[in-house]
Context: one part of a larger RNA
Molecule: small-subunit ribosomal RNA, central domain
Organism: metagenome
RNA sequence: UUGGGCGUAAAGGGCGAGUAGGCGGAUUAUUAAGUCAGGUGUGAAAUCUCGGGGCCUAACCCCGAAACUGCGCCUGAAACUGGUAAUCUAGGAUCCCGGAGGGGAAAGGGGAAUUUCGCAUGUAGGAGUAAAAUCCGUAGAGAUGCGAAGGAACACCAGAGGCGAAGGCGCCUUUCUGGCCGGGAAUCGACGCUGAGGCGCGAAAGCGUGGGGAGCAAACAGGAUUAGAUACCCUGGUAGUCCACGCUGUAAACGAUGAGCACUAGUUAUUGGGUUGGAGACAAUUCAGUGACGUAGCAAACGCGAUAAGUGCUCCGCCUGGGGAGUACGGCCGCAAGGUUAAAACUC
Repeated sequence: UUGGGCGUAAAGGGCGAGUAGGCGGAUUAUUAAGUCAGGUGUGAAAUCUCGGGGCCUAACCCCGAAACUGCGCCUGAAACUGGUAAUCUAGGAUCCCGGAGGGGAAAGGGGAAUUUCGCAUGUAGGAGUAAAAUCCGUAGAGAUGCGAAGGAACACCAGAGGCGAAGGCGCCUUUCUGGCCGGGAAUCGACGCUGAGGCGCGAAAGCGUGGGGAGCAAACAGGAUUAGAUACCCUGGUAGUCCACGCUGUAAACGAUGAGCACUAGUUAUUGGGUUGGAGACAAUUCAGUGACGUAGCAAACGCGAUAAGUGCUCCGCCUGGGGAGUACGGCCGCAAGGUUAAAACUC
């Protein structure tokens, strides 16, 4: 628990499509459920309020009035909300013509580099560090040349740049495929917004089965350092990192800022379109994005400032002192790890 809030103080759900629900454009007619007006019935008494009265007064008691803010019914009003019918095009969707893009999935291909192996040249070192040592090397290493194998990642381009709902996405080609933007205004005619549950997607790590394994590298071993060194540094090195399928469902999943619509000074940079002027470079203008600064306003300040944290409306999520605790118990989910929902005692 009225309320006040959620960038950083507690608080925006990790993200999406969408069910119920909530909310919803313009015009006309009609209806009368909501709404409003009048009437009527009821709303026990006591209590409360007002005017009187009775006990010496008061408390208390008695009488009268009002009130009982409510509900039912009748009659009426028709602006607004709702219902019904019809019409419309500004929201939304479809269509046509263009456009940009690391958006997604699959298949095929490429070169540089690391590593290993083979052959060749060649000889005593190499590697590593602050310095060393472990380590590799006369059984020929390291270096250099040629060849082979294999896995992973794609330098430059690269940008404060692009795309995606988010997670995220970067070598090239092909196939399949989602979304977005601009112009036209042909079509539909409010079909919209949000969205409890439920459903789907969801980095890394982790798990299951089967593959793969170059480099890197938890664990682990050794060498150093140190008082010690279960570390930082070095030499090795297994899971893992990669692929297929299935699970997990978390994160500083961040813009720490939910979604949609409308309104409210400018300046500047940049991405993708359109229009106008110009021979062109370019300039002006207009849509959609991405950045920087800044007016009003907001803000505790920092700062935000048309990509709002300004001004409003609609819907959802969430917060309510710190610790205990995102824990226990129970439920649900999971193979497990655990996830999710989520307290209290006690204490300050």